The RNA shown here (transfer RNA) has 76 nucleotides and comes from Mogibacterium sp.

RNA sequence: GUGCCAUUAACUCAAUUGGGAGAGUGUCUGCCUUGCACGCAGGAAGCUGCGGGUUCAAGUCCCGCAUGGUACACCA
Numbered sequence: 001g002u003g004c005c006a007u008u009a010a011c012u013c014a015a016u017u018g019g020g021a022g023a024g025u026g027u028c029u030g031c032c033u034u035g036c037a038c039g040c041a042g043g044a045a046g047c048u049g050c051g052g053g054u055u056c057a058a059g060u061c062c063c064g065c066a067u068g069g070u071a072c073a074c075c076a
Base pairs, nucleotide, nucleotide: 001072002071003070004069005068006067007066010025011024012023013022019056027043028042029041030040031039049065050064051063052062053061
C1' cells in the first nucleotide's frame, strides 16, 4: 500500500437480509436476612466509532475518514 472482518449501554454480544434499539453481566432502589451473600421485584444507563448521501423511514444500503484485528504485497 491492497483485500477482508469488527466498531451498538460500564463490559460481552443480539437486532431474522430498511419499519417501535434489546439481552446477559455489572450498577442503583425495594423485599428477604440480626447483618452480608444468594434469591425475588423494579429502575437508570445508547440518538448504534466520526462525517456525508439515498429514502416517507437507516444500527441495517452507498461514499469518505478513524481505531482494532487478519491475509497478501513492498522494503533497505

About this RNA: NCBI's taxonomy places the organism under Bacteria, Bacillati, Peptostreptococcales, Anaerovoracaceae, Mogibacterium. Its mean pLDDT, the model's own confidence on a scale to 100, is 82. Its Rfam family is "tRNA". The family's RNA type in Rfam is transfer RNA.